The RNA shown here (transfer RNA) has 72 nucleotides and comes from Drosophila willistoni. Lineage of the source: Eukaryota > Insecta > Schizophora > Drosophilidae > Sophophora. Rfam family: tRNA. Rfam classes the family as a transfer RNA. The gene name in the source record is tRNA-Thr-TGT-2-1. The same sequence occurs in records of 6 taxa.
[in-house]
RNA sequence: GCCUUCUUAGCUCAGUGGCAGAGCACUGGUCUUGUAAACCAGGGGUCGUGAGUUCAAUUCUCACAGGAGGCA
Numbered sequence: 001g002c003c004u005u006c007u008u009a010g011c012u013c014a015g016u017g018g019c020a021g022a023g024c025a026c027u028g029g030u031c032u033u034g035u036a037a038a039c040c041a042g043g044g045g046u047c048g049u050g051a052g053u054u055c056a057a058u059u060c061u062c063a064c065a066g067g068a069g070g071c072a
Base pairs, nucleotide, nucleotide: 001071002070003069004068005067006066007065010024011023012022013021018055026042027041028040029039030038048064049063050062051061052060
């Protein structure tokens, strides 16, 4: 330099065009002598950045940035 792939909540990830989700973590509560566990409730997201297509984009297209792998 070229090719492929990934980027979504604090972490690990799901979501292949129509209201953004799960587990863990976090906060409050119940319970306990106390802690943990368990149970109930809750908060937290410019979906990497910018543009394009579309009535509508996390999803499709392009560029860029970053990570991983491959070729030379």